[in-house]
Parts: sequence; C1' cells; structure tokens
RNA sequence: GGGCGUAUAGCUCAGCUGGUUAGAGCGCAGUCCUGAUAAGACUGAGGUCCUUGGUUCGAGUCCAAGUAUGCCCACCA
Repeated sequence: GGGCGUAUAGCUCAGCUGGUUAGAGCGCAGUCCUGAUAAGACUGAGGUCCUUGGUUCGAGUCCAAGUAUGCCCACCA
C1' cells in the first nucleotide's frame, strides 16, 4: 500500500426484510431468606447503539467519509 471483518450497558454478546418501549447472561445496588455468610428468590439502577454527514415519514439496522482494533496479501529491511 491492497483486501476482508468488528465497534450496542462495567464485561461477554444478541438485535430477523428499517417500524411503535433497545435486550440477555455475568457483574453492581437494594429487599426477602439466614444467628451470620454463601446459595436461592424478587426488585432496581446503568445506553449520545464508535464519530460526522446523508437517504427516509421513520435508522442500532441502509449509504459515504473518518477513527480505533483484528485477520489475510503485497512491499521494504
């Protein structure tokens, strides 16, 4: 330099052919339970869906550019 992926909660990840309120597990907080923990049950908090722009009545989802990161190829040494 060329090509192909990934980016959504603190972490790991879903999210279908664009549609009405963005989810799960773990973690975190509270309550119940217990003599007290653990385990278990219940409840809750936590999100500018990487950034900017575009398309659309409507974008996490489509398009463009950029950023970060992973893989492959090429080049130099």
The RNA shown here (transfer RNA) has 77 nucleotides and comes from Candidatus Roizmanbacteria bacterium RIFCSPHIGHO2_02_FULL_43_11. The coordinates come from a structure-prediction model, not an experiment, and the mean pLDDT is 80. Its Rfam family is "tRNA". The family's RNA type in Rfam is transfer RNA. Rfam's curators write: Transfer RNA (tRNA) molecules are approximately 80 nucleotides in length. The source organism's lineage runs through Bacteria, Bacteria candidate phyla and Candidatus Roizmaniibacteriota.